[in-house]
């Protein structure tokens, strides 16, 4: 690094150290000296995990990840519907593209 499945509109800090950047990418909007990225602590959730009366329910005591502004912060591609004399736009739904997470495969 590719594949496969599944999930992504709940949830979670008045903490320490750090000291300028950060939200994947591009556009756009935001966040950030009333402290950004990282670390450590705290949290929170329940994918593996553990229990059981097993299409489910329940636990978080061990472990393996994960997460902790804003919906994946919004859109990106197509198609329908609505508006528009047409067309561009522009709303709205659906589907899909990309991303992230988990488990399992090569």
């Nucleotide at each position: 690094c590719u594949c496969u499945u599944a999930u992504c509109u709940a949830g979670a800090g008045u903490g320490g150290c750090g000291g300028a950047g950060g939200g994947a990418c591009u556009g756009g909007c935001c966040c950030g000296a009333u402290g950004a990225a990282g670390c450590c602590c705290g949290g929170c959730a329940a994918c593996c995990c553990c229990g059981a009366u097993u299409u489910u329910c329940g636990g978080a005591g061990a472990g393996g990840u994960g997460c902790u502004a804003a919906u994946u912060c919004c859109a990106g591609c197509a198609a329908a519907c609505g508006u528009u004399u047409u067309g561009c736009g522009c709303g709205u739904u659906u589907g899909g593209u990309a991303g992230a997470u988990a488990a399992g495969a090569g």